[in-house]
Molecule: transfer RNA
Organism: Flavisolibacter sp.
RNA sequence: UGGCUUGUAGCUCAAUGGCAGAGUAGAAGAUUCUUAAUCUUCGGGUUGUGGGUUCGAGUCCCACCGGGCCAA
Numbered sequence: 001u002g003g004c005u006u007g008u009a010g011c012u013c014a015a016u017g018g019c020a021g022a023g024u025a026g027a028a029g030a031u032u033c034u035u036a037a038u039c040u041u042c043g044g045g046u047u048g049u050g051g052g053u054u055c056g057a058g059u060c061c062c063a064c065c066g067g068g069c070c071a072a
Base pairs, nucleotide, nucleotide: 001071002070003069004068005067006066007065010024011023012022013021018055026042027041028040029039030038048064049063050062051061052060
């Protein structure tokens, strides 16, 4: 420098172009002599950035930025 791939909650990952979710972690409560475990509830998101297409974009297109792999 070029090619491929990837970027969503603190972490691991979902989401057919049509309400952004789960597990785990965190907080509160219940239970327990206490802890652990279990159960209930709550909070947590500029979907990497900027544009474009569309009635509507996490999803499609372009550029850029970061990670991984390959080639030179």